[in-house]
RNA sequence: CGCGCUCAUCGGGCAGCCGCCUUUGCCUUGUGCAGGGGAGGAAAGUCCGAACUCCGCAGGGCAGGGUGCCGGAUAACGUCCGGGCGUCGAAAGGCGACGGAAAGUGCAACAGAAAACACACCGCCCGUUCCGCAGCGCUUCGGCAAUGCGGGAAAGGUAAGGUUGAAAAGGUGCGGUAAGAGCGCACCGGCAGUCUGGCGACAGGCUGGCCUGGCAAACCCCACCCGGAGCAAGACCAUGUAGGAAUGUCGUCUUCGGAACUGCGCUGCUCGCGCAGUGAGCGCCUCGGCGCACCGGCAUUCGGGUAGGUCGCAUGAACUUCGUGGCAACACGGAGUCCAGAUAGAUGGCUGCCUCGUCCCGUAUCCCGGGAUAGACAGAAUUCGGCUUACAGAUGGACGCGAGUG
Repeated sequence: CGCGCUCAUCGGGCAGCCGCCUUUGCCUUGUGCAGGGGAGGAAAGUCCGAACUCCGCAGGGCAGGGUGCCGGAUAACGUCCGGGCGUCGAAAGGCGACGGAAAGUGCAACAGAAAACACACCGCCCGUUCCGCAGCGCUUCGGCAAUGCGGGAAAGGUAAGGUUGAAAAGGUGCGGUAAGAGCGCACCGGCAGUCUGGCGACAGGCUGGCCUGGCAAACCCCACCCGGAGCAAGACCAUGUAGGAAUGUCGUCUUCGGAACUGCGCUGCUCGCGCAGUGAGCGCCUCGGCGCACCGGCAUUCGGGUAGGUCGCAUGAACUUCGUGGCAACACGGAGUCCAGAUAGAUGGCUGCCUCGUCCCGUAUCCCGGGAUAGACAGAAUUCGGCUUACAGAUGGACGCGAGUG
């Protein structure tokens, strides 16, 4: 320098003018003046885990859901860190539904002989037997016929080879055999036992031996975890020619509403209540008042609650920096800081200059000169820890491979 890989950081800057939200102070109390603060690394998706709030809840189990190698971190987690194993890569490094298939049930289209109590289509092989040809030899000359070659048949052996498939009952090689085969041996793989190392996942050694295929992102089994709803949670205040109740007072006598009466039912009786009907008054009494009831007005009090408002809601599992412990995630300690709170939703617009890139033009692949252009994803709504997804461009630190120079 090139090509990679990984961990981080930033994601325009300055100035002027005009605005918006919030907060503090001041007075001349005004939509005043002055000062302070005002989006993100993802504010996003709402996928996990929590805080907080209300409801529910003796305890245990069932059902349902989730997680799933080991150790650690954490308030917690499906997150993070370290490690193991597998897999991809030449490496740095990336990726991981990574418990159990000798508990049981189940599944595997098509193809194929066979998809799990192994099987035998082609093929290979020994012997038997039949046919054809040649034919040693024998012969009573009719034949018989060892042996060889070719072909066929039934039965047997075999699983090395071929054929199917995503997957075929250990792999490669040598020996062995009629042909073959873990039949034997070596190495590899896998299983069982045992020893060693490690907290552990696991790794390595030795011995025996090849019995027992895959799928649990099929049911299932095992271990652990899980109550529900969510800031539109929830709490408080509460406008009025709205509406409810109680008390007092004034007025009126009716169609509404009701006092009183009758019948029936609950119920055998009383009270009370319900239903139906009648229905303007009923009781006391010195006859004019008093009391009760009904309706309406006014006053006081009480409770609920709509619009609306306040809180929840910004001092927190907070941030910055230093130190200590730890490989790390992280923990502990010291010092310092206060850092958006809108509610139909503020955080913006315009102008100038600069810088980084990008594009265009020039005698232009670099350098140089001129011109244009801030240009990615996106945007708080109770808060926090994560994950995932989107992202123009810029910068830094490890590390791997290759090349060059000294």
Predicted 3D model of a 406-nucleotide RNA (Bacterial RNase P class A) from a Bacteroidota bacterium. Rfam family: Bacterial RNase P class A. From the family's description: Ribonuclease P (RNase P) is a ubiquitous endoribonuclease, found in archaea, bacteria and eukarya as well as chloroplasts and mitochondria. The sequence was found by an Rfam model in a public genome assembly. The organism belongs to Bacteroidota, within Bacteria.